[in-house]
């Protein structure tokens, strides 16, 4: 320098271009308990940033950033 692949709740990680973006698991609250822990209910938490295509974008397409990975 060229080239591939990646980016989603704190964490792992799901979603054929059709819409309320779903779970685990962490935290919160309550039950439960003598008190905990486990268990049960319940709540709040995400698509890396700009543009474009599109009725319609987490999905597609183009830049930028992080990250990893090849070849010089």
């Nucleotide at each position: 320098g060229c080239c591939c692949c990646u980016a989603u709740a704190g964490u792992u990680u799901a979603a054929u271009g059709g819409a309320u973006a779903g779970a685990a698991u962490a935290u919160c609250a309550g039950g439960c308990u003598u008190c905990g822990a486990a268990c049960c209910u319940g709540a709040a938490g995400a698509u890396g940033g700009g543009a474009g295509u599109u009725c319609g974008a987490u999905u597609c397409u183009c830049u930028c950033u992080g990250g990893g990975g090849g070849c010089a």
A computed fold for a 72-nucleotide RNA from Parcubacteria group bacterium Gr01-1014_13, annotated as transfer RNA. Taxonomically the source falls in Bacteria candidate phyla (Bacteria). Rfam family: tRNA. From the family's description: Transfer RNA (tRNA) molecules are approximately 80 nucleotides in length. The sequence was found in a public genome assembly.